[in-house]
The part of an RNA shown here (small-subunit ribosomal RNA, 5' domain) has 507 nucleotides and comes from an Armatimonadota bacterium. The sequence was found in a public genome assembly. Rfam family: Bacterial small subunit ribosomal RNA. Lineage of the source: Bacteria > Bacillati > Armatimonadota. Its mean pLDDT, the model's own confidence on a scale to 100, is 89.

Context: one part of a larger RNA
RNA sequence: GGGCGAACGCUAGCGGCGUGCCUGCGACAUGCAAGUCGAGCGGGGGGAGGAGCUUCGGCUCCGAACCUAGCGGCGAACGGUCGAGUAACACGUAAGCAACCUGCCCCGAAGACCGGGAUAACAGCUCGAAAGGGCUGCUAAUACCGGAUGUGCCCACGCAGAGGCAUCUCUGCGUGAGUAAAACCCGCAAGGGGCUUCGGGAGGGGCUUGCGGCCCAUCAGCUAGUUGGUAGGGUAACGGCCUACCAAGGCGGCGACGGGUAGCUGGUCUGAGAGGACGGCCAGCCGGACUGGGACUGAGACACGGCCCAGACUCCUACGGGAGGCAGCAGUCGGGAGUCUUGCACAAUGGGGGAAACCCUGAUGCAGCGACGCCGCGUGCGGGAUGAAGUCCUUCGGGACGUAAACCGCUUUUGUCCGGGAAGAAGUUCUGACGGUACCGGACGAAUAAGCCCCGGCUAACUACGUGCCAGCAGCCGCGGUAAAACGUAGGGGGCGAGCGUUGCCC
Numbered sequence: 001g002g003g004c005g006a007a008c009g010c011u012a013g014c015g016g017c018g019u020g021c022c023u024g025c026g027a028c029a030u031g032c033a034a035g036u037c038g039a040g041c042g043g044g045g046g047g048a049g050g051a052g053c054u055u056c057g058g059c060u061c062c063g064a065a066c067c068u069a070g071c072g073g074c075g076a077a078c079g080g081u082c083g084a085g086u087a088a089c090a091c092g093u094a095a096g097c098a099a100c101c102u103g104c105c106c107c108g109a110a111g112a113c114c115g116g117g118a119u120a121a122c123a124g125c126u127c128g129a130a131a132g133g134g135c136u137g138c139u140a141a142u143a144c145c146g147g148a149u150g151u152g153c154c155c156a157c158g159c160a161g162a163g164g165c166a167u168c169u170c171u172g173c174g175u176g177a178g179u180a181a182a183a184c185c186c187g188c189a190a191g192g193g194g195c196u197u198c199g200g201g202a203g204g205g206g207c208u209u210g211c212g213g214c215c216c217a218u219c220a221g222c223u224a225g226u227u228g229g230u231a232g233g234g235u236a237a238c239g240g241c242c243u244a245c246c247a248a249g250g251c252g253g254c255g256a257c258g259g260g261u262a263g264c265u266g267g268u269c270u271g272a273g274a275g276g277a278c279g280g281c282c283a284g285c286c287g288g289a290c291u292g293g294g295a296c297u298g299a300g301a302c303a304c305g306g307c308c309c310a311g312a313c314u315c316c317u318a319c320g321g322g323a324g325g326c327a328g329c330a331g332u333c334g335g336g337a338g339u340c341u342u343g344c345a346c347a348a349u350g351g352g353g354g355a356a357a358c359c360c361u362g363a364u365g366c367a368g369c370g371a372c373g374c375c376g377c378g379u380g381c382g383g384g385a386u387g388a389a390g391u392c393c394u395u396c397g398g399g400a401c402g403u404a405a406a407c408c409g410c411u412u413u414u415g416u417c418c419g420g421g422a423a424g425a426a427g428u429u430c431u432g433a434c435g436g437u438a439c440c441g442g443a444c445g446a447a448u449a450a451g452c453c454c455c456g457g458c459u460a461a462c463u464a465c466g467u468g469c470c471a472g473c474a475g476c477c478g479c480g481g482u483a484a485a486a487c488g489u490a491g492g493g494g495g496c497g498a499g500c501g502u503u504g505c506c507c
Stems, first nucleotide, its partner, number of pairs: 001507004006503005013377006019370002021335001026333003030330003035074003040071002043068003049062005081288003091212007100205003105201007113147004122137006152179002155176009184193003214260003221251003226248008263285004267278004290311005313324004341367001343366003349363001350361004380410004390401004415444006424434001451496005456477003462491005472479002
C1' cells in the first nucleotide's frame, strides 16, 4: 500500500446491487417448511334432481356436482441447512470395470388368459387418564396369491464362429428346466392414461487404480483379519467385506505407526512474477442431523422434519404409562467485541403429485432491518468589499478566517405535494407478490442534507494560551521537570469525505 462475512469510537441525506452467528454441532416456546391422486378401490358426508305411497301432516327409495377418514399408487433418498467428524481414493485430475445397479423419461420388439382367499374402512363388544390398543362380524381394488402362455430373459449341456486383458468375453443355432402381467381406469366413440417381459438410449450412481495438495522425528519402528492362498458366505458387483482351514507374510528414513490441525475443489486476497495466505457468499463433490448403535421399506437410505434399542435432557400424567429433537424459514434464551423480520406471494423460475383443472412448495421470487461492502448522486451555481460584525494573532502599524457571510440574480438534482404509470405474462383469453414501486409530467422553495482524523521527524499541515516529569501523548524514534509547533483548549492549516479514524487478521 492492498484486502476483510469484521468489530469499536465519533458522525450520517438518498439510491442501486451485494452481503449479514466467524463464538456454544449450546438449549429451544409458537407458527409454517411434503405432499398429492376420487380418471386404482369400497365406504361416509352431501344433496341439484327424480320415482313411489299418502289420512295431504308426511313417509320410503334412487341420486349428479362437491367434500372426504381408510385401503392402494407415486413422492417423501430431491430441494433446504450445517462443517462436528474426516489426512481418507474424502477431494482434484486422468483412466479402468471382461466385476456392477438404475424408479420416472425416450426409442424398439412382444404380450396382458383362467381362477382364488383375505383385510382396513364400517358395525358391535371391550381395555386405557391419555398416547393408543384387543376380540368378533362384513367388504373392494391398479392390494395379495395359485395356475396358464413364453416373443423374450435366466440357468445347464451340445455345435459353430469371433474377440481379448490372466481369470475369460461376445455372437448364432439346437435341446432341456425355470420365469410375466392390472383384458385395469377415463371416454358415446375416436382416442388417451396405465400394466408385464426383453433389447437399446439418456441421465444418475457403485467399485478399482496412477498422480497431486498440512505440521511435528522432542512420534522410529508398526501390524493378528494382520499379508497371501484354498473353500464357502454375502453384495448390484470385485474384494480379508465376512467365516473356516493353510502358509508367514505385509508396511517403514522416498517417513510406516503415533500425535496435532483441517471438510476438499472451482476459486479468493496479495504479489511484477515466482510465491505466500485463505476456502465466507456462489457452484461441484464429501460428511453430519440431540449422543451412540441397528436394521426395515424401497429403483435408490442405513434415511434432518421415518422406525427400533440405549443414553443425556425437556415436557404431559389419573403414577400404571406416554411425548419430543430448528446444523429447514422466521423467532427466543444463552455465549460473545459481534451478525437481521415470529413479513408478502406462488405472479415468475424450478420441484412433487395429477389425464387435466389444480393442490402443495419458508426451494424460489420479493419486501423489511444493519454505511457491513462496492458503486452512483446530493448538501447548490454566478455575482458580491471600502475587505462588515465576530473570533484568533500582533512589533498595536496591522495581519488572518475571507468572496467566506450578508446582499443581488439563477437553477431544482434531491425533497414535499399533485397527476400519469410500466416491462417482467411464457399461453391471441385470463393471471403480478414486488407495487401505485421504477419511470414520466407539473407545482413549491436554497429550500431537507457534513463530518471525521491529523499538523515534532518518518509524513502534507503553526501560532497563542493553559499545564509544569503533573495531567497526559505515543506506530517507531521519543515528548512533558516555567516561554512545549509532540500534553489540553482556541484560531489557523493539511488529508479524506457520508464517511473518517482505531483495533484484529492475511499478503